[in-house]
RNA sequence: CGUUCUGCUGCGGGAGAGCGCCAGAGGGCAGGAGGUUUCCGCGCCUGUUUGGCCGCCGAAGGCGCAACCGGCCCCCGGAAACGCUCAGGCACCCCGGACCGUGGCAGAACG
Numbered sequence: 001c002g003u004u005c006u007g008c009u010g011c012g013g014g015a016g017a018g019c020g021c022c023a024g025a026g027g028g029c030a031g032g033a034g035g036u037u038u039c040c041g042c043g044c045c046u047g048u049u050u051g052g053c054c055g056c057c058g059a060a061g062g063c064g065c066a067a068c069c070g071g072c073c074c075c076c077g078g079a080a081a082c083g084c085u086c087a088g089g090c091a092c093c094c095c096g097g098a099c100c101g102u103g104g105c106a107g108a109a110c111g
Stems, first nucleotide, its partner, number of pairs: 001111013018054001020053006026046004031040003055090003061086001062084003068078004
């Protein structure tokens, strides 16, 4: 100096699944009562918020008795984008997002 691998990082791309139901609170509108503004049960609206219920998704993380890989081989180790859904998520936006591409930094191995 070059190649490969690993970690961190910048940029770009990046999916899926109920605008679910119920209840309360907050806000708005209408109505009534009394009066310079307050109160009221009730009616309507509200992806603002809290809780409950059911359904669903898988690409942070996690777990697996798991495809697959390795070894001193009927045992042990590693382990997926597979499986499970604990967590997370399910209008749009934002955030997150495995993974892919590209650049930078550091480390290791080889030439």